A computed fold for a 77-nucleotide RNA from Desulfonauticus autotrophicus, annotated as transfer RNA. The prediction has a mean pLDDT of 80. RNAcentral holds the sequence, with entries from ENA. It matches the Rfam family "tRNA". By type it is a transfer RNA. The source organism's lineage runs through Bacteria, Thermodesulfobacteriota, Desulfovibrionia, Desulfovibrionales and Desulfonauticus.

RNA sequence: CCGCCCUUAGCUCAGCUGGAUAGAGCGUCGGACUUCGAAUCCGCAGGUCGGGGGUUCGAAUCCCUCAGGGCGGGCCA
Numbered sequence: 001c002c003g004c005c006c007u008u009a010g011c012u013c014a015g016c017u018g019g020a021u022a023g024a025g026c027g028u029c030g031g032a033c034u035u036c037g038a039a040u041c042c043g044c045a046g047g048u049c050g051g052g053g054g055u056u057c058g059a060a061u062c063c064c065u066c067a068g069g070g071c072g073g074g075c076c077a
Stems, first nucleotide, its partner, number of pairs: 001073007010026004019057001029043004050066005
């Protein structure tokens, strides 16, 4: 320098033939249980989907660009 892949909740990830309120598990918090805890059970909160722009009636999803990470290849003067 070139190509490909990834970036969604505190963590690990699903959703990506565009369709309306964005989800799961774990964790945090609250409650039940318990003498108190752990375990178990119940419930809540938590994300403008990496940043910006564009297309569209409608974008996590498509296009462009930038950033970060990973893999492969090239160059090695």